Overview:
Small-subunit ribosomal RNA from an uncultured prokaryote, 1528 nucleotides, folded computationally.
[in-house]
RNA sequence: AGAGUUUGAUCCUGGCUCAGAUUGAACGCUGGCGGCAUGCUUAACACAUGCAAGUCGAACGGCAGCGCGGGGAGCUUGCUCCCUGGCGGCGAGUGGCGGACGGGGGAGUAACGCGUGGGUAAUCUACCCUUAUAUUUGGGAUAACAUUGGGAAACUGGUGCUAAUACCGGAUACCCUUCUUUUCUGUCGGAUAAGUUGAGUAAAGGUGACCUCUCAGCGAAGUUGCCGUAUAGGGAUGAGUCUGCGUACCAUUAGCUAGUAGGUGGGGUAACGGCCCACCUAGGCAACGAUGGUUAGCGGGUCUGAGAGGAUGAUCCGUCACACUGGAACUGAAACACGGACCAGACUCCUACGGGAGGCAGCAGUGAGGAAUAUUGCGCAAUGGGGGAAACCCUGACGCAGCGACGCCGCGUGAGUGAAGAAGGCCUUUGGGUUGUAAAGCUCUGUCAGGUGGGAAGAAGUGCAAUAUGGUUAAUACCCAUAGCACUUGACGGUACCUUCAAAGGAAGCACCGGCUAACUCCGUGCCAGCAGCCGCGGUAAUACGGAGGGUGAAAGCGGUGUUCGGAAUCACUGGGCGUAAAGGGCGCGCAGGCGGUUUGAUUAGUCAGAUGUGAAAGCCCACGGAUUAACCGUGGAAGUGCAUUUGGAACUGUCAGAAGGCUUGAGUAUCGGAGGGGAGUGUGGAAUUCCCGGUGUAGAGGUGAAAUUCGUAGAGAUCGGGAGGAACACCGGUGGCGAAGGCGACACUCUGGACGAAUACUGACGCUGAGGCGCGAAAGCGUGGGGAGCAAACAGGAUUAGAUACCCUGGUAGUCCACGCCGUAAACGAUGUGAACUAGGGAUAGGGGGUGUUGAUCCCUCCUGUCCCGCAGCUAACGCAUUAAGUUCACCGCCUGGGGAGUACGGUCGCAAGAUUAAAACUCAAAGGAAUUGACGGGGGCCCGCACAAGCGGUGGAGUAUGUGGUUUAAUUCGACGCAACGCGAAGAACCUUACCUGGGCUUGACAUCCCAAGAAAGCCCUAGAAAUAGGGAAGUGCUCUCUUCGAGAGAAUUUGGUGACAGGUGCUGCAUGGCUGUCGUCAGCUCGUGUCGUGAGAUGUUGGGUUAAGUCCCGCAACGAGCGCAACCCUUGUCUUUAGUUGCCCAGCAUUAAGUUGGGCACUCUAAUGGGACUGCCGGUUUCAAACCGGAGGAAGGCGGGGAUGACGUCAAGUCCUCAUGGCCUUUAUGACCAGGGCUACACACGUACUACAAUGGCCGGUACAACGGGCAGCCACUUCGCGAGAUGGAGCAAAUGCCUAAAAGCCGGUCUCAGUCCGGAUUGGAGUCUGCAACUCGACUCCAUGAAGUUGGAAUCGCUAGUAAUCGUGGAUCAGCAUGCCGCGGUGAAUACGUUCCCGGGCCUUGUACACACCGCCCGUCACACCACGGGAGUUGGUUGUACCAGAAGCGGUUGAGCUAACCUUCGGGAGGCAGGCCGCCAAGGUAUGGCUGGUAACUGGGGUGAAUACGUUCCAAGGUAACC
Repeated sequence: AGAGUUUGAUCCUGGCUCAGAUUGAACGCUGGCGGCAUGCUUAACACAUGCAAGUCGAACGGCAGCGCGGGGAGCUUGCUCCCUGGCGGCGAGUGGCGGACGGGGGAGUAACGCGUGGGUAAUCUACCCUUAUAUUUGGGAUAACAUUGGGAAACUGGUGCUAAUACCGGAUACCCUUCUUUUCUGUCGGAUAAGUUGAGUAAAGGUGACCUCUCAGCGAAGUUGCCGUAUAGGGAUGAGUCUGCGUACCAUUAGCUAGUAGGUGGGGUAACGGCCCACCUAGGCAACGAUGGUUAGCGGGUCUGAGAGGAUGAUCCGUCACACUGGAACUGAAACACGGACCAGACUCCUACGGGAGGCAGCAGUGAGGAAUAUUGCGCAAUGGGGGAAACCCUGACGCAGCGACGCCGCGUGAGUGAAGAAGGCCUUUGGGUUGUAAAGCUCUGUCAGGUGGGAAGAAGUGCAAUAUGGUUAAUACCCAUAGCACUUGACGGUACCUUCAAAGGAAGCACCGGCUAACUCCGUGCCAGCAGCCGCGGUAAUACGGAGGGUGAAAGCGGUGUUCGGAAUCACUGGGCGUAAAGGGCGCGCAGGCGGUUUGAUUAGUCAGAUGUGAAAGCCCACGGAUUAACCGUGGAAGUGCAUUUGGAACUGUCAGAAGGCUUGAGUAUCGGAGGGGAGUGUGGAAUUCCCGGUGUAGAGGUGAAAUUCGUAGAGAUCGGGAGGAACACCGGUGGCGAAGGCGACACUCUGGACGAAUACUGACGCUGAGGCGCGAAAGCGUGGGGAGCAAACAGGAUUAGAUACCCUGGUAGUCCACGCCGUAAACGAUGUGAACUAGGGAUAGGGGGUGUUGAUCCCUCCUGUCCCGCAGCUAACGCAUUAAGUUCACCGCCUGGGGAGUACGGUCGCAAGAUUAAAACUCAAAGGAAUUGACGGGGGCCCGCACAAGCGGUGGAGUAUGUGGUUUAAUUCGACGCAACGCGAAGAACCUUACCUGGGCUUGACAUCCCAAGAAAGCCCUAGAAAUAGGGAAGUGCUCUCUUCGAGAGAAUUUGGUGACAGGUGCUGCAUGGCUGUCGUCAGCUCGUGUCGUGAGAUGUUGGGUUAAGUCCCGCAACGAGCGCAACCCUUGUCUUUAGUUGCCCAGCAUUAAGUUGGGCACUCUAAUGGGACUGCCGGUUUCAAACCGGAGGAAGGCGGGGAUGACGUCAAGUCCUCAUGGCCUUUAUGACCAGGGCUACACACGUACUACAAUGGCCGGUACAACGGGCAGCCACUUCGCGAGAUGGAGCAAAUGCCUAAAAGCCGGUCUCAGUCCGGAUUGGAGUCUGCAACUCGACUCCAUGAAGUUGGAAUCGCUAGUAAUCGUGGAUCAGCAUGCCGCGGUGAAUACGUUCCCGGGCCUUGUACACACCGCCCGUCACACCACGGGAGUUGGUUGUACCAGAAGCGGUUGAGCUAACCUUCGGGAGGCAGGCCGCCAAGGUAUGGCUGGUAACUGGGGUGAAUACGUUCCAAGGUAACC
């Protein structure tokens, strides 16, 4: 620091996602040790049990229990009982201090609650320290206790006694108060000192010691120490209170408020204050967000981040609030009190039913909730706290231990060596590779854990007394301090640590491996199972699922989940945007607010600099130090960007107001001038449409793609004249004018706004923008009243159509028009807010001014104001903008933050309504989008080509048959091919074979290949069974090559049989795993590259343009210059000629010869088959850029590519083929292999394709007669002869072929017959008889003869081929092949018609345009209905929560009042009084109740739209001119 993901690709916008860090975490798998931290985030839910706040006998009366001492009694002689406060002490009680600290959790609280800085002159402060003074004199009670009652208990009543540091009276004293003065300070006030007046108010003692005093002792007095008490001052600490600033979200919360705001006077408080009360005034708060609602303790800090920020508020520290819920108080220095009290409520428990008890949000612990959070531990040894004079007691604060990998940190699970690169695993191209120096082996070490032995620091104190010194004192007592001595205090814990023993021994799992993102293979699975953070994997070869091997990562952990920040500049202060991506308000005026020209002075609020205080500690950072290191801890520093006070500076901003001045350039005013569809009102005009009247006139008019509805013989349309009425204003008219925008167009008048130009004068910053607000605001729509010619929603009819609620046509009502009033929206657009300044130019145009020249008009130059086009810099994602900015800046406003849901719901406001405005969420997707690029496509455009159409000729589609296919059937009808580009295709030939299919019978190393072993015979023959394969049996009988050679043996080759296993075999699957081959676009003219240039880029250029061509063929031009694959040419064939050669070919001339070029002869010609020539726009004329080229002509056998063939660019169609072949993978192995027999591929209601034969006279039949070419042949072609009607048979010559044979060519020509008919056409079908091939023609061959004689009389819609030796027509040959062709591939014979032309159909090429397509129009895509699921709105209601208002109610408490009852302290004249208490009443008030509202949830019959969902239905709305341009 970035990355993935929108696209065919690109750039941008923009969201989503990832990599990092983090955590009080929980979950999965796994788990050796230690240290330090940390551990109910949920139910402020309910709690069993134990503990968490007591202490003081040196305050007091006392003595229940314990111990000691003393006394007594009994005896068992060391025990029991009793008495005794004498002592140590002490239950309960009185009294003091402490229970307001410490500990807990965060419910409430949006607040002076918290933070920060100030104020308190408006205050208090127990204990502590310090200063000073004092501690005097009296009194009456009361618990305990005793006794007696009530009650189950809790508890409680009566009577009697008693003490105090408990309570009360008196004295004295400051303080307080009034007044006077002094000093200081300063906010109207306060403090201080002195004097004075008045009233009231203090106390308490305890415990040691001594003996100078008093008579020795006791005691008292005195002195003294310590503790306590009272008063006053000061300090410290703590607290209260006030205040500036900061402190969440919602405006779909906009108004709130009667003690409310203030005053006066009182009350109250420690203290100010409406804190409370009486009266008076009518204020106070709020857009700088009051009020209301929701959420939340706040801070130091913590996490993250480069920072600014964002999120958070566990542990630790500060602070606030709370203590079952609500209320109210008492005590006290302090509480409205967690482990106090009272009342009410809910809940739990006890009960004798009368009544009582309780509050873990203390520490443990339990239940519940939850994904989830520990021990009912030890100790007061340390630190700290309470009480005490102290010892000491208490302390779940705290210190420790336990549990949990919850986190951080550290350590270990060994180290070295070790190649035969072991075995095993996995992979493999079978060679090997990898695991892997890894292991084993050898040599070492000893951390941790385990055993043995030792063993800390943490402890400081306290106490005692026979000590010493110092202080206190009258004092050598006491007491205090120091030193010494003695006895001692550790929960952790026999822990840390040290030592030693043995032993590699006890200690490694987890996640991932498609990209992002480090790490790859095999097997299994087969859109299944599953994975997934995003993109996305999986449909038979998955590096993405599951397993394995291997690898990568971090490691006692590792992963995934949740949270927060980051990345995200994705709310942008730092640091974003708004023409088209989301985003400029429809336009103006303008209050508040924000900003503001120039100059002088003053001031110092902002601003800048310095100083001071504060910013707690902890934490972060730095340095040093302590633990063996680290985490951790200690000490010091820095930082804390803040706040406050103060000093200084005066440039900039502010201020100078009722209370300083100037200036003129911004702005404005005045004068003159012209331009204008600017606005409002009134009037006038002509053309046209329609209607009415009249004339002429007759059959149509109108309308359309074509029609019809409609009008018209009752006289239309047409035409002429007259009239009525309404609306709009042709030409001028123009990227011309005016207006803020909407908008404004005949002419005249009246009223009126603004802008502009020129020249001077004046005012003197008066300005810009503008949230709210106010006004204007097209069309449509609404209300009232008019008006209504034309047009025209709705509606009606006619067409179109599958339908047509549309487009088209005929009609037609609202409306359009006017007046008044609403509405307030538009693609209200320049999709561009307003204002100001600056920044190259060129051109045009409107208005005004100036100048040159001219008599003048036009013209030319120039200034200002508008409008339009081009264009530089610059900007922009690009397109584009460019002095009228989208450039460079400033000021202010509005708006945006992924798509959908949705500009929707709810709520509010406005509106008569329609609706407008403001404006969400749930849910869902990973995109949605902008600009540009390349293609493809268009019922877009331009140019061009092709038997593409047209012009012609002949067919197909109808019939019969043949053949192929589909379908159906079947045991099987083997398989493949499916638009063109499957269908007489693979198949150049299915009776068996072929054959792959079916049925049945048999085989299992196999029909075929290689290797090994054994035995043999070559091959073959015969018999039996069988359908055959095969099985069984028999006879015969060796050879070939070599070696040793002894007649024989061995080895080898070939071969057979048997056996073993490696293997064979597969027309089994996958053509969507492949090679090769092929089809097709298309023999179309295209497809690309290098370098350069342009562009951010995809890409472009070149290859486009102007001509031309069959052609990207060539020429010219050009930021391109060249090149390659294609085109053309080179190749074959054919057309002409030459040369060479002359048998089997030929025969002109000459000679000889024959039936015959038959033969001799010859090689000129034909021909054969080799080699050359020839044609190149070469020549001439014309056209043209005088280029390419085209047109015409000459010559020539041939002329502009002469005809035909071969030749098929980059690519497309996952086109075809695994059944030609080859091949990966999968499957099969007594079968999916191989053999045999029979059957099937030949089936047959039907449909389609391709052909043949026909329907006849351009013909059929009969007879005669003429002329080819290409080819083929030995298991062959077969002359000729004989036989047969014939197919053919028989005999048989020739020929491995320019020699012999197939071989007759046919149409044609000549003659005859038939005469238009289902025929002398046509030949299907069927019967009979045969021939040939072949083991074999039944299923199932071809042909022949006789007989039979079907359909068919030229073929609907539609559709095919062909442009010349072509179509058409005629025969002929060949491959395959035993036999079988109407098919296929060739050959020649005869031999046409037509092409105006490119509008249209189809296909193609180039350029251009649009695009929402890119699987590319067979594309994309919209709505409704149906189905499923999801969330939401409405909803008669119903049920909760919360809150307001009004009223009722009124516990406890407090205050007031009363107090006839009761009453110790004081007074008393003794009667009583003062004072107090109970009780009563009043006020305030919690719970509760009633009524009625607001807000907000849950739920609901039904209902509404929305979203999502591989293959439902209906249409076809959008994207191309999307077939009616689209949109608002």

Source information:
Rfam family: Bacterial small subunit ribosomal RNA. The RNAcentral record of the sequence draws on ENA. The coordinates come from a structure-prediction model, not an experiment, and the mean pLDDT is 83.